[in-house]
Annotation:
Predicted 3D model of a 1484-nucleotide RNA (small-subunit ribosomal RNA) from an uncultured bacterium. The prediction has a mean pLDDT of 84. It matches the Rfam family "Bacterial small subunit ribosomal RNA". Gene Ontology terms of the family: structural constituent of ribosome and ribosome. The sequence is in RNAcentral, with records from ENA and SILVA.
């Protein structure tokens, strides 16, 4: 600090994710010690047991124990037993009384509050103990508890009777004080104990103060406006009451306020704060331990007691639950410490100990403390430390991997020499602890205490001995192999692995990274500048409100005084302690302590006045009004005219008319259409008319009047900041719809009919009805109310060119003309800026300020609920659950396009000639089969590999066989030539068995062979989607790249585009390009024409010679085959914008414009084709998927498809006769003359290893003849018979011969196929394969044509450019219904919780008022009686409960709506290209 992820690449927009630090953590795996924290977060769920507030005897009586002393009684001679008062003193026990029990100790339910924080106030107040000061402590009086007798009760408890004290109650006295009051006066206290004294500790009354309490106010700090208006004690005042005290705190009367957009009131969620985590930082999230505060104590209410409480271990009621009960009644309250059940992912021992620290009570000793201080437990968390050091290469065994060489694991062990930390074991052994207390006059080195603990720690002793895991290893992210599995199992944070070579699955080795711990999950900050105050954005990515006017608010122009709220600075107070940060001590850390700083605040206070407020006065540049001439479809309302449609009527006239891709359907013979005439009638404004005008926007368009906003321009002067923006608000707002009422001509939803169509509820045609028009009132939307751009103000190339209004000026000849300049307005081009790009660009989307709206990922969704608004459609406001990893923008390259533009090409057109129909051949496909062996599948498989399946090939079937093998090398043992001859058995292969038999040697052995073992061989077994290598295809198209400059933020452009031209990215010009390479073209090969050389086997003109170039002879010529020569737009004209490239036409030449042909295939594309040529990775098989042999099969045969081939006949078949090639092959060969045969052939063998001989006849052709339109003298299929030939062998399964036989077929539907000149068509001839088989292939030549106006169409290249939502790339993408499986969610007859509000009933306990009933010690009275007080009953208030009705929110609910995920369903084909009707928006 950023990375990963939308794309074929990019930029940028945006979301999801990750790496990082944190926990009171859970869980998985794994666990050596120590220290220091920490530890019921879920049910404020229910609680057994014990313990958590006692204590004073020096306030008081009393019972009991007991010890001393004193004395008595009884029995005993006496000790002595027993049994009694008494006084001392100890312990106990419950009561009275007094302190404390309101602290401490728990939890977070409630609470959104003055509840907390922080600063102020309180002259509107309380305080027990303590501490300081003053004053005083005098004298009486009546009871009660305890106890003790009776009662009841089961217990708890309970009543009644005698009887007792007090520091318990209660009169009197004093009155320093204190309270009330103006005063006058009036009210009002106390207690004693410690043996006595002295003192000391108490008591009363008052003051100060401490500390601790209440109370009020500014200010701070959640979420929601789908909660917009709350509020009757409400707001205020007067009396009165009541508190400790101000107060509507409570009450009567009276007024009607009082709070709210700065957010009241409602609803949800929450303790609050120091702080803690995070973070650069501002922020965000949190609020466990610690530490301040509040709140609460089973639930609800209440109040007493007290200084304090409405009281956690107090009371009373009411209710829930739990225990007890003898049913009559009781009794409880662990959010005190353990600890128990329970929920729940999860959270400890029913531990010592008051030693210290505090608390409480005491005059103390002391007593009590589960507060504490300490052990136990849990890797829950931070920190420490160990699990060994050194050395040690044969790089050991084994393990993993290999290409088999070795690499790793790895100095790691193993082995050698150390150490002893931990933990074990002996043996020692604490500090916190000196105070206080106590003793004593005092001084005092006087005295005492230890739970933690036999622990910390020391020292010793023995020995590498007792101590290593847990998670990754495809990027992100450090770390890489094998084996397995095979879209299965399974992983996955995010992308996304897995479909047979997995570095992602599981295992194993190795590694990497933390480490007594790893790692999962949750969860919180961060990264996210992804809510942006720091520090974001709305033209096309989410996003400018439809548009004015205006309220609140915000925001404001220049001079000058004044003020000092803000603002700036100094001082003062706080801002608890802890923590954080820095320093310092203690231990190594953690931790602990001590100091500074910080605590960014908040009030107080003094200064400053530049700016902002606020006042007071002033200005005119902002804004605003008056004049002047003008412009304009600006509104509204009433009149007026034509032109066209359609109707009517009347006249002419006759068969159509209309419509379309082409037609029907309509309309016409009842007379249409056309036409002329008259007439209704209702909408609409050509032409002008223009990126012109006008209005805020919708929006305005024939002339005329009448009313009326607005804007611009001069010039002049008024007012004097009146401004600007505008949440809420109020108005205006196309079309379509909605009401009522007219209207209705012409279009036209719906509708109805014709067509198209697989269908066509559509596009197309004929009809038509709401509507469209008027008038009132509604509606209030358009994502496309758009300039997808909110307004206002200023500035920045006043840059260039139009235009519109107005004004000025110049020129002017008549002028609306021209021409400068200024305002205002509208348009188009463009700098710097700016933008992601596209693009903006004084009309900004630049460069600033002001104000408002409005965004925060896609969909679900502008939906659902609820509010408002609307007659209704429906509008506004506006989520959520669930889903997905991307939705989108801009340009980029390419592909496409039923887009354009230009150009090829037997594409198409023109032509010739075929295929598709017949029989035959051949392949395929399909049935069949034991096998019919496999491969090729659109052009570019299908006469194909395969240049030739009787066996063999041969991979296939069956059946017999062999196992180191049919074939290679090595190695060990044995044997021995090998070859060949030969029996037996077989279909053969093959087994079994005989006979013969080696070479070299340095004598060890080598070299060939068999045999038997071991390695291995072998495989046409699988993958062409793991591959090399070859080939097809686009394609002989003109394309394909690169390097360097340049332009772009970049993907990439530019070159390569453009003008022209080529067959050509072929050349030329031109250009930010320049140059280059692979391709084109040339160089090669061959043919067409010459020359030169060279003539045998070739040729023969000339001169001889023969049956014959036969011979002589000659090489001229033909040929033959080797070097040359020629063509190059070189010439001429002409066209080409031009001294270009080229083009056109001529000339010369054999040949002219690449002459013809062949070879040659660019980047690259189809996961095209081949593991069955060949080679190869990986998987399989190893007495078989391998060889080897004998048969079959690959030849099958109802069909269906390509390529052929032969015909259908007279340009023809037959016969005879006769001419003319080229190119090739040949010694396991090709054969010649001759001779047999009807013939294939045989018999024979001349001659040739070839310009010498042979295959070999060349066919069509030419001449003469026969046939005369038929199933034929056309076609030859089948079919039988007879044969040849090749072969061990032609039965399945060969070619060929002769006789006989003579099918279909008479020129071929839809559709297709080749060919542009020696080509098509046609005739024959050879060759490779090959024993033998050719209608197939590859070659030769002979005969030899038609046609090409032309590029509109088809097809298929090629360039540009355009659009794209495609990129696997149109065979692309995608859209909805519909059927099925889940998922969540709305309505829903209801149903059922929670919680709340109003009415109304009812009313425990308590408290206050009242009080006629009953009781009654103190005080007052001689007494009667009388204050006073107490039960008891009433009244107020009021919990819990009840009735009734609403609010609100959760949950459940037959049925239902839509919505979302889901693999190949089903229907279509709606968007993306002109998407094949351009397409979206609103609305029916």
């Nucleotide at each position: 600090a950023g990375a990963g992820u939308u794309u074929g690449a990019u930029c940028a927009u945006g979301g999801c994710u990750c790496a990082g630090a944190a926990c009171g953590a859970a869980c998985g795996c794994u666990g050596g010690c120590g220290g220091c924290g920490u530890g019921g977060a879920u049910c404020a769920g229910a609680c057994a047991u014990g313990c958590a507030a006692g204590u004073c005897g020096a306030a008081c009586g009393a019972g009991g124990u007991u010890a001393g002393u004193c004395u008595g009684g009884u029995a005993g001679c006496a000790a002595u037993a027993c049994u009694g008062g008494g006084c001392u003193g100890a312990c106990c026990u419950a009561g009275u009384g007094g302190c404390g029990a309101a602290c401490g100790g728990g939890u977070g339910c409630g609470u959104a509050a003055c509840a907390c924080g922080u600063g102020a106030c309180c002259a509107a107040c309380c305080u027990a103990c303590c501490u300081g000061a003053a004053a005083g402590u005098g004298g009486g009086g009546g009871a009660u508890a305890g106890c003790u007798c009776g009662g009841c009760g089961a217990a708890a408890g309970c009543c009644g009777g005698a009887u007792u004290a007090a520091u318990a109650c209660c009169g009197c006295a004093u009155g320093u004080g204190a309270u009330c009051g103006u005063a006058a006066g009036a009210u009002u206290a106390a207690a004693g104990c410690a043996g006595c004294a002295a003192u000391g500790c108490g008591c009363u009354u008052u003051u100060a103060g401490a500390g601790g309490g209440g109370g009020u106010c500014g200010c701070g700090g959640c979420c929601u406006a789908u909660c917009a208006g709350c509020u009757a004690g409400u707001u205020g005042g007067u009396g009165a009451g009541g508190u400790a005290a101000a107060g509507g705190c409570u009450u009567a009367c009276c007024a009607a306020g009082g709070c709210a957009g700065c957010g009241a009131c409602g609803g949800g969620u929450a303790g609050c704060u120091g702080g803690u985590c995070u973070g650069a930082g501002a922020g965000g999230a949190c609020g466990a331990c610690c530490a301040g505060c509040c709140a609460c104590a089973c639930u609800g209410g209440a109040a007493c007691u007290g200084a304090g409480a409405c009281a956690c271990g107090g009371u009373c009621c009411a209710g829930a639950c739990a225990c007890c009960u003898a049913c009559g009644g009781g009794u409880g309250g662990c959010a005190g410490c353990a600890g128990u059940c329970g929920a729940g992912a999860a959270u400890u021992u029913u531990u010592c100990u008051c030693a210290a620290u505090g608390g409480g009570g005491g005059a103390a000793a002391c007593c009590c403390u589960g507060a504490a201080g300490g052990a136990g437990c849990g890797a829950c968390g931070c920190c420490g430390c160990g699990u060994g050091g050194a050395g040690g290469a044969u790089g050991a065994a084994g393990g993993c991997u290999u290409u088999c060489g070795g690499g790793u694991u790895g100095u790691a062990a193993a082995c050698u020499c150390c150490u002893g930390u931990c933990a074990u074991c002996u043996g020692g052994g604490a500090a916190c602890a000196a105070a206080a207390c106590c003793c004593g006059c005092a001084a005092g080195a006087g005295c005492c205490u230890g739970a933690u603990a036999g622990u910390a720690c020391c020292a010793g002793a023995a020995g590498a001995g007792g101590a290593a895991g847990a998670g990754a290893c495809g990027g992100c992210u450090a770390a890489c192999u094998c084996u397995g599995u095979g879209c299965c199992a399974g992983c996955a944070g995010c992308c996304g692995c897995g479909g047979u070579a997995a570095u992602a699955c599981a295992g194993a080795g190795g590694u990497c990274u933390c480490a007594a711990g790893c790692g999962u999950u949750g969860u919180u900050c961060g990264g996210a500048u992804u809510c942006a105050u720091u520090g974001g954005g709305c033209g096309u990515a989410a996003a400018g409100g439809g548009c004015g006017c205006g309220u609140a608010g915000g925001c404001g122009g220049u001079g000058g005084g004044g003020u000092a709220a803000g603002u700036c600075u100094g001082g003062u107070g706080u801002g608890a302690a802890a923590u954080c940060u820095c320093g310092g001590a203690g231990c190594u850390c953690a931790c602990u302590u001590c100091g500074a700083a910080a605590u960014u605040g908040c009030a107080c206070u003094g200064g400053a006045u530049a700016c902002u407020g606020c006042u007071c006065u002033g200005c005119u540049a902002g804004a605003g009004g008056g004049c002047u001439g003008g412009a304009g479809a600006g509104g509204a309302g009433a009149u007026c005219g034509g032109a066209a449609u359609u109707c009517a009527c009347g006249g002419u006239g006759u068969a159509g008319c209309a419509g379309u891709g082409a037609a029907a359907u309509g309309c016409g013979u009842a007379g249409a259409u056309a036409u002329c005439g008259u007439g209704a009638g209702g909408a609409a404004g050509a032409c002008c008319a223009g990126u012109g005008g006008c209005g805020a926007a919708g929006g305005c368009g024939g002339a005329u009047c009448u009313c009326u906003g607005g804007g611009a321009u001069g010039a002049u002067g008024c007012u004097g900041a009146c401004g600007c923006u505008g949440a809420g608000g109020c108005g205006c707002g196309a079309a379509a719809g909605c009401c009522a009422g007219g209207g209705g001509a012409g279009c036209a939803a719906a509708c109805g009919g014709g067509a198209u169509u697989a269908g066509a509820u559509a596009c197309c045609c004929c009809g038509g009805u709401a509507g469209u028009c008027c008038u009132g009132g509604c509606c209030g939307u358009a994502a496309a109310a758009c300039g997808u751009u909110g307004g206002g103000c200023a500035c920045u190339a006043g840059g260039g060119u139009g235009u519109u209004g107005g004004a000025g000026g110049g020129c002017a000849u008549c002028g609306a003309c021209c021409c400068c300049u200024c305002c205002a307005g509208u348009g188009c081009c463009g700098c710097a800026g700016c933008u992601a790009a596209c693009g903006c660009a004084u009309u900004a989307a630049g460069u600033g300020c002001c104000c408002c709206g409005c965004c925060u990922g896609g969909g679900g969704a502008g939906u659902a609920c609820g509010g408002c608004c609307g007659c209704a459609a429906g509008g506004u406001u506006g989520a959520a659950a669930c889903u997905c990893a991307a939705a989108g923008g801009a340009a980029u390259u390419g592909a496409c396009g039923g887009g354009g533009g230009c150009c090829c090409g037997c594409a198409c057109a023109a032509g010739c000639g075929g295929u598709g129909g017949a029989g035959c051949a051949u392949g395929u496909g399909g049935u069949u089969u034991a096998a019919u062996u496999g491969g090729a599948c659109g052009c570019a498989a299908c006469g194909c590999g395969a240049a030739g399946a009787a066996c063999c090939u041969u991979a296939c079937c069956c059946a017999g066989a062999c196992u180191u093998g049919a074939c290679a090398u090595g190695c060990a043992c044995g044997g021995g030539a090998c070859c060949g001859g030969c029996g037996u058995u077989g279909a053969a292969a093959g087994a079994c068995a005989c006979c013969u038999u080696c070479c070299c040697u340095u004598c060890g052995g080598g070299g060939c062979u068999c045999g038997u073992g071991c390695a291995c061989a072998g495989a046409u077994g699988c993958u062409g989607c793991a591959u090399g290598g070859c080939u097809g295809u686009c394609g002989u198209c003109a394309g394909c790249u690169c390097g360097u400059g340049u332009c772009g933020u970049g993907a990439g452009a530019u070159g390569u585009u453009g003008g022209g031209u080529u067959a050509a990215g072929u050349c030329c010009c031109g250009c930010a390009a320049c140059g280059a390479g692979c391709g084109c073209a040339a160089c090669c090969c061959u043919u067409g024409u010459c020359a030169u050389u060279a003539g045998u086997u070739g040729c023969c003109a000339u001169c001889a010679u023969u049956c014959a170039g036969u011979u002589g002879g000659g090489c001229a010529c033909u040929c033959u085959a080797a070097u040359g020569a020629g063509a190059c737009u070189g010439c001429c004209g002409g066209u080409g914008g031009u001294u270009a490239a080229a083009c056109c036409g001529g000339a010369g030449g054999a040949a002219g414009g690449u002459g013809g042909g062949g070879a040659u295939g660019a980047c690259g594309u189809c996961a095209a084709g081949u593991c069955c040529u060949c080679a190869u990775g990986g998987c399989u098989c190893u007495u078989a998927c391998g060889u080897c042999u004998g048969g079959g099969g690959c030849u099958a045969c109802a069909c269906a498809c390509g390529u052929g081939c032969u015909a259908c006949a007279a340009u023809g078949g037959c016969c005879g006769g006769u001419a003319c090639a080229a190119a090739g092959g040949g010694u396991u060969g090709c054969a010649a003359g001759a001779c047999c045969g009807c013939g294939a052939g045989g018999u024979g063998g001349a001659g040739c290893c070839a310009a010498u001989c042979c295959c070999a006849a060349a066919a069509a052709g030419c001449c003469g003849g026969c046939c005369u339109c038929a199933g034929u003298u056309c076609g030859g299929a089948u079919u039988g018979g007879a044969g040849u030939c090749u072969g061990c062998a032609a039965c399945u399964c060969g070619a060929c011969u002769c006789c006989a036989u003579g099918a279909a077929g008479u020129c071929g539907g839809a559709a297709u196929c080749g060919c542009u000149a020696g080509u098509a068509a046609u005739c024959g001839c050879g060759g490779a394969u090959c024993a033998g088989c050719a209608u197939g292939u590859c070659g030769c030549g002979g005969u030899g044509a038609a046609u090409a106006c032309g590029u509109u169409c088809c097809c298929g290249g090629g360039u540009c450019u355009u659009g794209u939502a495609c990129a696997c790339a149109c065979c692309g993408c995608c859209c909805g219904u519909c059927a099925c499986a889940c998922c969540a969610u709305g309505g829903g007859a209801g149903c059922g919780g929670g919680u709340u509000c109003u009415g109304c009933c009812a009313g425990a306990a308590g408290u206050a008022g009242u009080u006629a009933g009953c009781c009654u010690a103190a005080c007052c009275g001689c007494a009667a009686g009388g204050a006073g007080g107490g039960c008891g009953a009433u009244u107020a208030c009021c919990a819990c409960g009840g009735c009734a009705g609403g609010g609100u929110u959760c949950g459940u609910g037959a049925c239902u709506g839509g919505g979302g995920u889901g693999a190949a369903g089903u229907c279509g084909u709606a968007a993306c290209a002109a998407g094949g009707u351009a397409g979206c928006c609103g609305u029916a």